Record summary
A computed fold for a 1695-nucleotide part of an RNA from an Opitutales bacterium, annotated as large-subunit ribosomal RNA, half A.
[in-house]
Context: one part of a larger RNA
RNA sequence: AGCAAUUGGUGGAUGCCUUGGCGUUAUCAGGCGACGAAGGACGCGGCAAGCUGCGAAAAGCUCCGGUUAGCGGCUAACACGCUUUGACCCGGAGAUAUCCGAAUGGGGAAACCCGGCGUUGUGAAAGCAACGUCACUCCAGGCUGAACACAUAGGCCUGGCAGGGCGACACGCGGUGAAGUGAAACAUCUCAGUAACCGCAGGAAAAGAAAUCGAAUGAGAUUCCGCGAGUAGCGGCGAGCGAAAGCGGAGGAGCCCAAACCGGGGGAAUUCAUUUCCCCGGGGUUGUGGGACCGCCAUCAGGGCAUUGCGACGGUUAGAAGAACGGAGUGGAAAAUCCGGCCAUAGAGGGUGACAGCCCCGUAGUCGAAAACCGAAGCAAGUCCGGCGGUAUCCCGAGUAGCACGGGACACGUGAAACCCCGUGUGAAUCCGCGCCGACCACGGCGCAAGGCUAAAUACUCGAUAACGACCGACAGUGAACCAGUACCGUGAGGGAAAGGUGAAAAGAACCCCUGUUAGGGGAGUGAAAUAGAAUCUGAAACCAAUUGCUUACAAGUCAGUGGGAGCUCCCAUGUGGAGUGACCGCCUGCCUUUUGUAUAAUGAGUCUGCGAGUUGCCGCGCGUGGCAAGCUUAAGCCCUUACGGGGCGGAGGCGAAGCGAAAGCGAGUCUGAACAGGGCGUUUCAGUCGCGCGCGUCAGACCCGAAGCCGAGGUGAUCUAACCAUGGCCAGAAUGAAGCUUCGGUAAAACGAAGUGGAGGUUCGAACCGUUCAAUCUUGAGAAAUUGUCGGAUGAGCUGUGGUUCGGAGCGAAAGACUAAUCAAACCCGGUGAUAGCUGGUUCUUUCCGAAAUAUAUUGAGGUAUAGCGUCGGACGCUGACCGACGGAGGUAGAGCUACUGAAUGAGCUAGGGCCCAUACCCGGGUACUGAACUCAAUCAAACUCCGAAUGCCGUCGGGUGUAGUCCGGCAGUCAGACAGUGGGGGAUAAGCUUCAUUGUCGAGAGGGAAACAGCCCAGACCAUCGGUUAAGGCCCCUAAAUGCCGCUCAGUGAAAAAGGAGGUGAAUCCGCCCAGACAAUGGGGAUGUUGGCUUAGAGGCAGCCACCAUUUAAACAGUGCGUAACAGCUGACCCAUCGAGCGGAUUCGCGCCGAAAAUGAUCGGGGCUCAAGCGGCAUGCCGAAACCAUGGACUCCGUUUCUUUUGAAACGGAGUGGUAGGAAAGCGUUCCAGUUGGAGUGAAGCCUUCGCGGCAAGCGGCGGUGGACCGGCUGGAAGUGAGAAUGCAGACAUAAGUAACGAUAAACACGGUUGAAAUCCGUGUCGCCGUAAACCCAAGGUUUCCCGGGCAAGGUUCGUCCUCCCGGGGUUAGUCGGGAGCUAAGGCGAGGCCGUAAGGAGUAGUCGAUGCACAACUGGUUUAAUAUUCCAGUACCGUCUGAUGGAUGUCUGACCUUCGAAGUGACGGAGAAAGCUAACACAGCGGGGUGAUGAACAUCCCCGUCCAAGUGCGUAGGCUGUCCGCCAGGUAAAUCCGGCGGGCGUGAAGGCUGAAACACGAUGGGAUCCCGCGGCCACGGCCAAAGGAGAUUGUGUGAUGCUCGGCUUCCAGGAAAAGCUUCGUUGUUAGUCCAUCGGGCGCCCGUACCGCAAACCGACACAGGUGGGUGGGAUGAGUAAUCUCAGGCGCGU
Repeated sequence: AGCAAUUGGUGGAUGCCUUGGCGUUAUCAGGCGACGAAGGACGCGGCAAGCUGCGAAAAGCUCCGGUUAGCGGCUAACACGCUUUGACCCGGAGAUAUCCGAAUGGGGAAACCCGGCGUUGUGAAAGCAACGUCACUCCAGGCUGAACACAUAGGCCUGGCAGGGCGACACGCGGUGAAGUGAAACAUCUCAGUAACCGCAGGAAAAGAAAUCGAAUGAGAUUCCGCGAGUAGCGGCGAGCGAAAGCGGAGGAGCCCAAACCGGGGGAAUUCAUUUCCCCGGGGUUGUGGGACCGCCAUCAGGGCAUUGCGACGGUUAGAAGAACGGAGUGGAAAAUCCGGCCAUAGAGGGUGACAGCCCCGUAGUCGAAAACCGAAGCAAGUCCGGCGGUAUCCCGAGUAGCACGGGACACGUGAAACCCCGUGUGAAUCCGCGCCGACCACGGCGCAAGGCUAAAUACUCGAUAACGACCGACAGUGAACCAGUACCGUGAGGGAAAGGUGAAAAGAACCCCUGUUAGGGGAGUGAAAUAGAAUCUGAAACCAAUUGCUUACAAGUCAGUGGGAGCUCCCAUGUGGAGUGACCGCCUGCCUUUUGUAUAAUGAGUCUGCGAGUUGCCGCGCGUGGCAAGCUUAAGCCCUUACGGGGCGGAGGCGAAGCGAAAGCGAGUCUGAACAGGGCGUUUCAGUCGCGCGCGUCAGACCCGAAGCCGAGGUGAUCUAACCAUGGCCAGAAUGAAGCUUCGGUAAAACGAAGUGGAGGUUCGAACCGUUCAAUCUUGAGAAAUUGUCGGAUGAGCUGUGGUUCGGAGCGAAAGACUAAUCAAACCCGGUGAUAGCUGGUUCUUUCCGAAAUAUAUUGAGGUAUAGCGUCGGACGCUGACCGACGGAGGUAGAGCUACUGAAUGAGCUAGGGCCCAUACCCGGGUACUGAACUCAAUCAAACUCCGAAUGCCGUCGGGUGUAGUCCGGCAGUCAGACAGUGGGGGAUAAGCUUCAUUGUCGAGAGGGAAACAGCCCAGACCAUCGGUUAAGGCCCCUAAAUGCCGCUCAGUGAAAAAGGAGGUGAAUCCGCCCAGACAAUGGGGAUGUUGGCUUAGAGGCAGCCACCAUUUAAACAGUGCGUAACAGCUGACCCAUCGAGCGGAUUCGCGCCGAAAAUGAUCGGGGCUCAAGCGGCAUGCCGAAACCAUGGACUCCGUUUCUUUUGAAACGGAGUGGUAGGAAAGCGUUCCAGUUGGAGUGAAGCCUUCGCGGCAAGCGGCGGUGGACCGGCUGGAAGUGAGAAUGCAGACAUAAGUAACGAUAAACACGGUUGAAAUCCGUGUCGCCGUAAACCCAAGGUUUCCCGGGCAAGGUUCGUCCUCCCGGGGUUAGUCGGGAGCUAAGGCGAGGCCGUAAGGAGUAGUCGAUGCACAACUGGUUUAAUAUUCCAGUACCGUCUGAUGGAUGUCUGACCUUCGAAGUGACGGAGAAAGCUAACACAGCGGGGUGAUGAACAUCCCCGUCCAAGUGCGUAGGCUGUCCGCCAGGUAAAUCCGGCGGGCGUGAAGGCUGAAACACGAUGGGAUCCCGCGGCCACGGCCAAAGGAGAUUGUGUGAUGCUCGGCUUCCAGGAAAAGCUUCGUUGUUAGUCCAUCGGGCGCCCGUACCGCAAACCGACACAGGUGGGUGGGAUGAGUAAUCUCAGGCGCGU
C1' cells in the first nucleotide's frame, strides 16, 4: 500500500410526517378615497430588539350583545396587576387616530422647513404655545367690471359628501400600434389589430328595438352557447385566412325625444300690419306610413313601471344545547388484540402517549341577535297608457345622404366589389319622398338614416365563507411551509436566494470530574429510547479514519476483471461444507457519442446523492376491441338524483345507404355523341356508425436544453465618460526680454539708431497639477490597466471642485467608430418569448421475432427534404419465386485480326512527283549519299477500327422446384457521408490508405480461429451449458497446443524490406575451344635487330600528337599493354623456352545467395534463438487447431400432426430456426396514486445495512438477522409529473491537486519588564530604523456610531491574540455671533392662467425654488474618570429686539416714524504685471530658569526651555480716490430737492471729504512657560501625581512672505453674473409719536456639531501598493513647495 470484515466520523439521501402551497366547486362581494385612501415613517409595553396590535386617549378607550373562570399577543423568567359588581376572549356600533403620502396654506432632498388670518392661554412687552382655517380645476349662484357706449373678457365672494389618487399584471370599450416568426429565401401576405403604451368605465362592460336579413307559403331588438362548416369564399389562388343565412338552445322588454300645431314669457327688427329668435308648457313619436290639422266617439275605472319610501318575512355578521363503553392481558402509553355492550336524522373530520361512532372538539338534526347590513312578497307615493273617419295644407332629424378622390373596416388583399366608417372636395330630396336587396339597370320586394335610453342570458376574480381533489409533500408545491420580495447584487430601472421535523410530555441533563473555559467531554440523573442531548426522527452514498485477517520490497508495464489455483486465516448443521485473502499461470486495449472507420492521441463525464427530456387538447387516417346495425349517433341545453359523480330527456346536426356529369340535370344508370354505336365512370359484387385503446399525421412551444439577434408611441441611466452652461478655486522657482515710454543721437519734419525703462508671449527650463513616450516587473496581479525608472505639457485651446443640461438609431465627439456607469458598428432593465435554429449535444427498465440503407430522380439541391428502391406488421392471391435441367433467342465485349474497312505506324524495296547539281537559245536531257504519294515485301497498333468472335450475363418456353419464397393492397418506418479487398474500366503519373463507375465479397450491423498486434484479408456466421469429440484457415525447437520427419539447396542470419547496375559466390544444365605430341596457373630464363621508323617538336628514343605498322634474326620477341623520364634510361606485359604433370579456358540458361543499402530514443523473424536448419524447394505420414461440425442436457420461436379444451389456449411428437446497428412488431418487470377485494403491523410498519437463493431467461422477487419506531402490502382493474451514466446538464455534499502556492511594497527590528492558562504579535520602558509640501495638522464631501468606558475571544483579523475599527452592555455630540434655514439671486428646475399636441404629454409667462456666488453680529484662556467645545466654564465683547431712567433733537394738517409702490446710485466683479508699506513667521543677541564633565579635550564663546497673548474700543498713520457752490431742463414709464444733461461762480496742485493696512493705548493688577512650597492621594516604599499660596524674564536687531493695504495702481484685449441689502429721492396709506447719546433690565427660534477624513472608517467585492477638492506646512544647505538630512508630530506598513 491492496482486499475483506467490524466499529465510527462526515454528510443529509431515503422513508414517514405537514403548519404551506396548487387546482376546482357553491355562495357572497366586486371597490376604497378631500369625512384624507392604498401604502408608509416615527412612536406606544414595568423590563421590549423583531413580528403582531394600536396611535400622544397609542398590545389600547366607550356602549350594546355573546360567552364564562380565568387573564395581562408571539414570549419564557422576574416584578406588579385585572377578574363572578363578569375580566380576558368573540361579534356589532362608536371615540381617538402623530407625521408623510392625491397631499391640498407656501416650500421641499417623502415622513422635514417656513407662514398668513381668527380665537384662547401665558407674559409688563417683545414673544411663545394650543385649537381652527387658508391648494387647484370644474359646476351652481352672486357682486364687480377693461380696451369700447352697452356688453364681454377678467377679477372677487358664497356654496358643493363634485373631481384628483389607489386598487387584481383579471374581465370591458376606445386611441396609438411593432417585431422575432411562417411563407423552408423575400417584398404583397402572415404573426396581428397580437405585445406594449395611453384614455375612460362598471360590477359587469359593450351591443340593442331594423333606412335589418335575403328569396321561404318568409323571419322580426341585442348578447351568448351548439350546429351550419373548415362549407361558401378570400388568397404572390402561395403560406395561409375564413364567413353568413338558417336550425337547436340560454335569456327575453321595450321605450323616450326633435319637428309640424297650440299656449305663455323674453329679446331683436320694423314700413307698426307684422316678422324673426330664445326659453318654458301642451301635443307628438310612426312604415299594413305616422302625426299635425278638421270632424266625430269615449274618458277615472283598470293596467304597467326599469323611480322613491315603508316593509311582514328570510339571510349575513357572535353563539347554544347536542346520543352512545366497559373489562382483561401486552405495552412507557391502548384507540391495537380478546371478551361483552350501546348510540346512530350523528360511522364527515380532527385530537388524545399506537389504529376511538360511544374519551375530547365536533358532526346530523334543532335553536338563537341588543346592534349593523343584505334580499324581499306586499303597501303607499310618483309616473306612463284611448278610438274612428277625412286628406286641401303642414311636419317627419343637413353641410346630412349621395357623388369624386385617398384610406380603413367588413372572412372578402381593388377585385365585377356592393354594404359600413373616416379625411378632402362637392352637395340633394320630405311620402308623387328616401335607403337597401353584393358592380349596374328594370320589375318586384324589404325598410324609414342623419337624436336618445334600455334589465337578463355573457366575461373576469384582488377578496370573504363553506367544501372538495386517482394535485405536491420540503431539490416537490407559490420566489417564499421558517420574521421572503427578506438577506444579498446593482447608481438605477431591476434581479433575487438558502433555510421544516428532540420527545407522548422539557421530564432540556440537579450534582461530581477533566479543562483557562459559558468550548468540548466523562459520570450521575430524566426518559420506553440519549447512537432521541438541543449541530436533536430515520440517517443511504461519495469521502475520511481506527481495529482485525490475508497479501505485498527479483519483479517489470493498461480498463484491474475473468478462468484456473497453492498457502494462510475464520465459521458451522463436521463435509466432496461455507467465508476471507490470493503466491503463481492463461486470456483480455473502459463507457457514451459521432462516424466509412475509435483503446484511440476525436467528444462528454472528478466522485456520490437527488432532480432532469415524445406530454396534453382539437381534427384526421389505420389497426384492435365493444355496442347497435341499413342504419348508427347525439351537440349545446334541460330535468331528476344518494350531487366535482350517476341517470334520463334533447335528432339541431353529422356519417352511411347511388351514381354520373363542368353544369343544367337525369338516375341503376349516366356522360360523351347525330346515334338505340362505341367508349369512360358506376350498378351487378365488399356495411356502416358511435365509443374506448394503440400507432402515425395536422395545428398548437409539441421530445428536452442551447444562440448571435429583431422589435416595444415600454422604462432606467451623463455619481464613469463626451460636450456645454453657471459659479468658485489652483499653477514653487528660475529664464528670455515684444510693443510702448524716457533720454541721447539723427532728420527740414519724419523715418531710423543707441542706452535705459518696460514686462508681452497658445515663449523657454522646471516642482505641485494634468498626461502617459519607451522599457522592465506584474499576468490564478498589491491592482479587472498598476508599480518602478524614463518621458510630454505645465499663463493656457490649461487643470480642477460644486451645481446643472443633452441619451439609445439617440446624445456627445479638435473624429479614434471614440465615449455614453469595468458593457458600444447601436447602452442597460423588463416585455413580445418557451423568437427561430434544415445545426450540435442529450433522451432513463427487460426479454422475444424479423431486420435495412448509404442508390435513382427532383430540389436556391448537395451534411436537408419528397417520391421510388431496400425493412417490418396485417390482409389477400396461390405456385407464380430463387435455383437446377432442357430448348430457343438477341448481342458485338474479352480475345483476335487488319492485303476486310477506317485510321495510326517502322524498316526495306520500287517509284510518280518535288528539291538540288550539271547541262541548256529552245525542244530534249543527265546526275543525285535529298525528300517522297501510290505500290511490293517484312514486322506492327486502335475506347470512339472490325472479315471475325467467345465465356459470363440477359430474355422467353417447358419440366422440377411449398420456399431463406413470390406478387398485390393497407399501417409504420429507417436509409440519401459509406469503407476496403478482388476483378473490369475512366481520371491521375498504368502515383496515393487518391478519385469515380461496374461487378462480387466482407466490414458497416459480425462475435470466434488465423495473419505477433491489425473494421474491410484467409477460415468461419456466436440460443444457453459441458474439465466431451472431429476438423477449417493456419501450424507442430522454446515462449505456445501439435514432428527436433525424409531428400536436396542456401552460408548471406539470406530467411527476416527495395531498383537500375555490378561480380572468377555457389549448385544444376547445355554448347564451344585447349590438353600426356604436356594444356591452365606458378617459378627460372629470354623478350632482340634495321631503329631514336617517319613527321612534328626545344626534345618525341615502343609509350604528347599525326601517319605507317614493314623487314631481319629467332624457340620467341609488338615500329609496342601498362608504369616511368625533360628526353633517354629503368620496370613490366604480349610472345617463346625450361620446370611441373592432368585437366584448363570461354559462352549461354536456371536455382539459391553477394554488393548496390545514409537520419535523427532501439529494433523490417513477435521474442528467445535457429545453419545436413527451427531458412528455402520438394515429398510422405501423423498431430494440433474455432463460438464451424458432431455429441449430451436445457430454453424459446415458427410450421406440421395428434390429443385435450368454452374463445383465447394447453400438452406431446416431428421438422426448421434463434449474430445484429437504424428500424418495424410482440410480451413482460418495476415506481406513484385511485377503486374494489383480501391481508400484515409496538410480540415492531415503511425506510436503511449485511447475508442467503429453495425461485425466475431477464427487468426483478422473496427469506433470516440487525437498525428503525408508525404505518404497509397481495390480487383484479384504473390513472400517470413512471425507470438516468453521460446533455462543457442543474443543486448540494465530498474529494484531488496539497499540507503545495500564498500570507498584499525590503521603512527594521532587538531586549527587558508587565498581564495571562497561554505572548515574536497586547501594555510599559529603553535602544534602533522610517516619513517630515508628510507617512504631520485643520476643513469640505462621503461614511453613519466606526467615538469613549467596562467586559469577552466562537466567528471576522490572510499567522497569533490576553488585542481590535470584531462581539456584548453602558455612555457620549450643549451655539443669538461657526455652517445651514427663518435674506438674495446664477445656470437650471417646476410652473397659475394662456399656447401647442390622438392620449400620455411638450414648451413656457407671472411667479416659485435653486449655491458652487452676494449679504450677515466672538475672541482668549481653561475645565470634565473617558468621550463636546469660537457651543460648557472664566474673562472681555458685539448684533437684533422689547422695556425703564436722564439729557437732547424732531413731529402732531408745513404729517415725523411706520408703510405701499417706484426712480436713481451703490452693491458690481476680466487677464497679466510691477512697486511700496506692513504683518505673520523665523533667526541671532540679550535676559530668566534649568542641565552637563566618572574614562580624550572642553567649566564655556557649552546644551535645553522660555522670553507670549485675541476679539473689541479708541486713535486714523503709510497709501489710494476725490473739486465745490448756484441756476436751468424736453431724460430717468407718474413725481422728485435724487441721478443725468447744460450753463455759470469760486478754487490750485493746496485745503477739505471718503477710504485705509499697520503701529500704539486700553483689553491685561489677567492668563501662560518655569521655579519654590507641598493640603491631599497613590505606591512596587525607590518614588509619582498634585489643590491653595509665593517667585518670575516678558527686551533689541535682522531676514521677511504667494498673507494684508489691494474690491487699489499700471497695462492689455478676448471687454470680463444677477438679485437682495444699503443710501438718496419722490409716491400711497394711516395718525402721534419718533430719533440720538449715556446708564440699566428682559428676550434671542430650528437643524448640524461624536469619530474617520490622501484613509484599515470614503470610492475601488478585501483591514486592497490605485483614486479623492480646499487650508497650514518649522530648521540647515538651496533660486525653490526641487533634492538630502532633520523639529513638532506620526509611524516600523497584522506572519
Its Rfam family is "Bacterial large subunit ribosomal RNA".
The sequence was found in a public genome assembly.
Model confidence (mean pLDDT): 84 of 100.